[in-house]
About this RNA
Predicted 3D model of a 322-nucleotide part of an RNA (large-subunit ribosomal RNA, domain VI) from a Candidatus Dojkabacteria bacterium. The organism belongs to Candidatus Dojkabacteria, within Bacteria. The full RNA is in RNAcentral, with records from ENA. The coordinates come from a structure-prediction model, not an experiment, and the mean pLDDT is 82.
Context: one part of a larger RNA
RNA sequence: CGCAGUAUAUUUGAGGGAUGCGACCCUUAGUACGAAAGGAUCAGGGUGUGGUAACCUCUGGUGCAUCAGCUGUACUACCAAGUGCAUUGCUGAGUAGCUACGUUAUUUUUGGAUAAGUACUGAAGGCAUAUAAGUACGAAGCCAUUCCUAAGAUUAAAUAUACUAGUCCCGCUAAUUUGUGGUGUGAAAUAUUGUAAUUACAAACAAUUGCUCGCUCUACAGGUUAGCGGGAUGGGAGGUCCGUGGAAGACUACCACGUUGAUAGGCUCUAGGUGUACGCACAGUGAUGUGUUAAGCCAAGGAGUACUAAUAGACCGAAAGC
Numbered sequence: 001c002g003c004a005g006u007a008u009a010u011u012u013g014a015g016g017g018a019u020g021c022g023a024c025c026c027u028u029a030g031u032a033c034g035a036a037a038g039g040a041u042c043a044g045g046g047u048g049u050g051g052u053a054a055c056c057u058c059u060g061g062u063g064c065a066u067c068a069g070c071u072g073u074a075c076u077a078c079c080a081a082g083u084g085c086a087u088u089g090c091u092g093a094g095u096a097g098c099u100a101c102g103u104u105a106u107u108u109u110u111g112g113a114u115a116a117g118u119a120c121u122g123a124a125g126g127c128a129u130a131u132a133a134g135u136a137c138g139a140a141g142c143c144a145u146u147c148c149u150a151a152g153a154u155u156a157a158a159u160a161u162a163c164u165a166g167u168c169c170c171g172c173u174a175a176u177u178u179g180u181g182g183u184g185u186g187a188a189a190u191a192u193u194g195u196a197a198u199u200a201c202a203a204a205c206a207a208u209u210g211c212u213c214g215c216u217c218u219a220c221a222g223g224u225u226a227g228c229g230g231g232a233u234g235g236g237a238g239g240u241c242c243g244u245g246g247a248a249g250a251c252u253a254c255c256a257c258g259u260u261g262a263u264a265g266g267c268u269c270u271a272g273g274u275g276u277a278c279g280c281a282c283a284g285u286g287a288u289g290u291g292u293u294a295a296g297c298c299a300a301g302g303a304g305u306a307c308u309a310a311u312a313g314a315c316c317g318a319a320a321g322c
Base pairs, nucleotide, nucleotide: 001152005163006162007161008160009159010158011157015149016148017147018146023047024046025045026044027043033038050107051106052105053104054103055102059100060099061098062097066093067092068091069090070089071086072085073084074083075082076081110144111143112142117137118136119135120134166233167232168231169230170229171228172227173226174225175224176223177222178221179220180219181218182217184215185214186213187212191208192207193206194205195204238316239315240314241313242258243257244256245255246254263309264308265307266305267304268303269302270301272298273297274296279292280291281290282289283288
């Protein structure tokens, strides 16, 4: 990157690889066979070599971070007690881990189709013939059975489960709505004119005017909502970074954990190792011994315990479909 969305688990198994060993003893049976010497096939049982894999309970090895003993020297003022250096200074032991010389398991069994070979029935060819039609056996070999791997098996498999929030911008369409202008029209303040003649005034009516308030249609400019298309942001399940670590490991990967926590360290207890500390007291002229004391010290093992550190956070991450 692919496997027509993105993920998390669990599987299937096309294909590939591995394994495949051998000896001796006992019984059958001193039988068959053979004059004797000698001496079986078949079948059953046992031992366990070699190969392979896993593991560390036991037996060992290693165990330069554990304990003790010892020598020289330097230093801590000296004694005592210690530390450094001397191949890990030398020596004796030794936990975890890793190991073999150790332990355990396995190298089995049963089918299928066959080879050489052995047969049945049986013609061509009245016989014969395992073959021509038909039928049956037969190997440490072949295909399975056992173990490992395996969907880049581009024929890209299956099953189960989880996930699709929201916001913004642009374009188109539809609905609705606001403002301004135009057209038509309804109501209508005010004003003017007429009836109006008359000295003059004038109610009322009619016409004109049209501040203002609506309605229909329409043009322009916006607003809102919905749908569709495109883009951006954001970020779901999940993952990564980061951190604490690992019987995982060159790096990576893999696995466990990250406060809803025993992941590592520390601490406590314990298994186990070493082998009876320092100091003090007593005995001895003293070297030294005895008691306190199966003490003291202790790595990688086990359990418990949040005391310390796993904080805080960042990033990646989804549709041709519904």